Record summary:
The RNA shown here (Fluoride riboswitch aptamer (crcB RNA motif)) has 62 nucleotides and comes from Methanoregulaceae archaeon UBA288. NCBI's taxonomy places the organism under Archaea, Methanobacteriati, Methanobacteriota, Methanomicrobiales, Methanoregulaceae. Its mean pLDDT, the model's own confidence on a scale to 100, is 76.
Formats: sequence, C1' cells, structure tokens
RNA sequence: GUGUGCAGAGGCGAUGAGGUCCGCCCGGGAACCGCCGUCAGGCUGAUGACUUCUAUCGAGGU
Repeated sequence: GUGUGCAGAGGCGAUGAGGUCCGCCCGGGAACCGCCGUCAGGCUGAUGACUUCUAUCGAGGU
C1' cells in the first nucleotide's frame, strides 16, 4: 500500500422535525425517489411501522 472478515460510525426507506422498533446501503453512477394516464394532465400521502410536534386545507363552536 492492497484485499477479506468483524465491530463501530455514517447514510437511506415519494413533502419538515423528535423518540422507539424494523429493513436496506458501504465511500457511492450505493441504498432511496408513490399511483393512473390517451403524455394534455389527474389523484393520494407530512411515518417503512407506532407515536409526538409543526405547516397546509375544510367544517363546527365561542
């Protein structure tokens, strides 16, 4: 100096942030980036799961 294994750290899971759990990636052209469509456009969702806060929209009450 190079390669492999383990551990640790880091990153990711369709719109912001926190906690727990699960899965994925390994220095990156990585993991990841929803659905329908006649390609004009239209629809759902702040989560991968549970949960909390915030933003947005609507209805009602005072």